[in-house]
C1' cells in the first nucleotide's frame, strides 16, 4: 500500500431555560389528617426496550403417586440456576490463508419412500451393444429372423449393486488372484472422551432418505403479574336441576389406574361494582484489581446505586459546533436466541506487490 478474516465500541456532542413521572429530605399562609401545595437534591428507556422463540426465578393450583400418550434435546468434554446458549475439542465440507459453514444418535432393528428420464431406482434388470448356436436368400461381402449366454463397453440419471489391472472365457463376471477403497470384528499405542495412528482375520461389497413413521439415551406436572395477596365499597331477589355417607362436585390439569378433599355444586332471569395498597424495581447486579482455568467461567477483595408509569412520564424552545444523526421505546424480573440498524472508531491477524 491493495485485498480480506476476527473481535470489541459508540448510537450526535456541549451549555442555558421551560415541563413531566419516580424517590429522599425540609417546609407550612391548605388540610375532610389518607393527604395537598411550595423549595431542595437524586434519578429516570435499548442495544435491540422489538419477535415471544427457548431457559428459569417468583406466585397460585392440598409437596402422593405409577403408568400410557405427548412434546423437547441429539459428536464429545466443559460452564451455567437452567437453556435449543456459551467455551474448547473432535469428524465432515468450504477457503492460497487469516478463517467460515454443519437441524452432527441410528437406514448391515423393522415398515415407508426415491419425481422426470431410464431396460431396470433395490429379492436388481436387459434398450443398443458382444458372443454362441441356428434358419432363409445369396458365388463372396452382406441382409432378413429364431433359440440362448452376458453384464466388460454405450446410453439415461441426482444416484445404476466397488476400483484399476491380470487369469479365465465362445463372449464375460470377484468366477479367481495382486494391489487399492470401503465394512464388521480382534490386538497394540495415543487421549478424560468424540476420535487418531498402526497392525491382523473375514466374506467379496453393503444406493439415498430418520426436519418419513420408528428405535436408542437423557429431560420435562398444568397455569400465568389480568400470576396472587390485602384493605374499602355496592347490591335484591326470584326460578330450575343434581346432591348431603347408596355422596353431586372438586384436587393431583391429556389418559387411566390409585389417592385425597368434600356440603354445596350448577343453570336462567334480575341486581351493583370496576377503587385504592402491595407485588413492583437490590439484583444468578455494574465497575475496578488479583488469584485459577486455553477458554466460557470461577473464587476474593474493593467500589457503585442504576426507570418503575397503571389513560401509563423522559418533551419543547433557543445558542454554538460536527461527519447533519439509522433501526426503534420499558410495564413481573432475568439468561439466550433471532431479526430491524444511518455512520464511525479500535484491537488483533491472513494474503499479494515493493522497499529496507
Nucleotide at each position: 500500500c491493495g485485498a480480506g478474516g476476527c473481535g470489541g465500541c459508540c448510537a450526535g456532542g456541549c451549555g442555558a431555560u421551560c415541563g413531566c413521572g419516580g424517590c429522599g429530605c425540609c417546609c407550612u399562609u391548605c388540610u375532610u389528617c389518607g393527604g395537598g401545595a411550595g423549595g431542595c437534591g437524586c434519578c429516570g428507556a435499548g442495544g435491540a426496550a422489538a419477535g415471544u422463540c427457548c431457559g428459569g426465578a417468583c406466585u397460585c393450583c392440598a409437596c402422593a403417586g405409577a403408568g400410557c400418550g405427548g412434546g423437547g434435546u441429539g459428536g464429545u468434554g466443559g460452564g451455567c440456576a437452567a437453556c435449543a446458549c456459551c467455551c474448547a475439542c473432535c469428524c465432515g465440507g468450504g477457503g492460497u490463508g487469516a478463517c467460515c459453514c454443519g437441524c452432527g444418535g441410528g437406514c448391515a432393528a423393522g415398515u415407508g419412500c426415491c419425481a422426470c428420464a431410464g431396460a431396470a431406482a433395490a429379492c436388481a434388470g436387459a434398450c443398443c451393444g458382444c458372443c454362441c448356436c441356428u434358419g432363409g436368400c445369396g458365388u463372396a461381402c452382406g441382409c432378413c429372423g429364431g433359440g440362448g449366454g452376458u453384464a466388460a463397453g454405450g446410453g439415461u440419471g441426482a444416484a445404476a449393486a466397488g476400483g484399476c489391472g491380470g487369469u479365465g472365457u465362445a463372449a464375460g463376471a470377484g468366477a479367481c488372484c495382486a494391489c487399492c477403497g470401503g465394512c464388521a470384528c480382534c490386538c497394540c499405542a495415543g487421549g478424560u472422551g468424540a476420535c487418531u495412528g498402526g497392525g491382523g482375520u473375514g466374506g467379496c461389497c453393503a444406493g439415498g432418505u430418520a426436519a418419513a413413521c420408528c428405535c436408542c439415551a437423557c429431560c420435562c406436572g398444568g397455569a400465568g403479574c389480568a400470576a396472587g395477596a390485602c384493605c374499602a365499597g355496592a347490591c335484591a331477589g326470584g326460578g330450575g336441576a343434581c346432591g348431603u355417607c347408596c355422596g353431586a362436585g372438586g384436587g393431583c390439569u391429556g389418559c387411566u389406574c390409585g389417592c385425597c378433599c368434600g356440603a354445596g355444586u350448577u343453570c336462567c332471569c334480575g341486581g351493583g361494582u370496576a377503587g385504592g395498597u402491595c407485588g413492583c424495581a437490590c439484583c444468578a447486579g455494574g465497575c475496578c484489581g488479583c488469584c485459577g482455568g486455553c477458554a466460557a467461567c470461577g473464587g476474593c477483595g474493593g467500589u457503585c446505586g442504576c426507570a418503575g408509569a397503571u389513560g401509563g412520564a423522559u418533551g419543547a424552545u433557543c445558542g454554538c459546533c460536527c461527519u447533519c444523526g439509522a433501526c426503534a421505546g420499558a410495564a413481573u424480573c432475568c439468561g439466550g436466541c433471532u431479526u430491524a440498524u444511518c455512520g464511525g472508531c479500535c484491537g488483533c491477524c491472513u494474503c499479494g506487490u515493493c522497499c529496507c
Molecule: Bacterial RNase P class A
Organism: Propionibacteriaceae bacterium